RNA sequence: CGCAAGAUGGCGUAACAGGAAGUGCACUGGGCUCAUAACCCAGAGGUCGAAGGAUCGAAACCUUCUCUUGCGC
Numbered sequence: 001c002g003c004a005a006g007a008u009g010g011c012g013u014a015a016c017a018g019g020a021a022g023u024g025c026a027c028u029g030g031g032c033u034c035a036u037a038a039c040c041c042a043g044a045g046g047u048c049g050a051a052g053g054a055u056c057g058a059a060a061c062c063u064u065c066u067c068u069u070g071c072g073c
Base pairs, nucleotide, nucleotide: 001072002071003070004069005068006067007066010025011024012023013022019056027043028042029041030040031039049065050064051063052062053061
């Protein structure tokens, strides 16, 4: 320098043809128990790497940039 994949709550990971974000663990409260763990119920927490554009409407499409990983030179 070129190519490819990726960036989504604290962590991991979905959303496959655009209609607006789920899930597991963790966390908080409650139940159960002599008590703890496990188990059960409920809850909080993310405007989706950044900016701009197209669209009635974007995590998703287009452009540029940042970062991570891999490959090539």
Transfer RNA from Squamulea squamosa, 73 nucleotides, folded computationally. Taxonomically the source falls in Squamulea (Eukaryota, Opisthokonta, Dikarya, saccharomyceta). The prediction has a mean pLDDT of 83. The RNAcentral record of the sequence draws on ENA. Its Rfam family is "tRNA".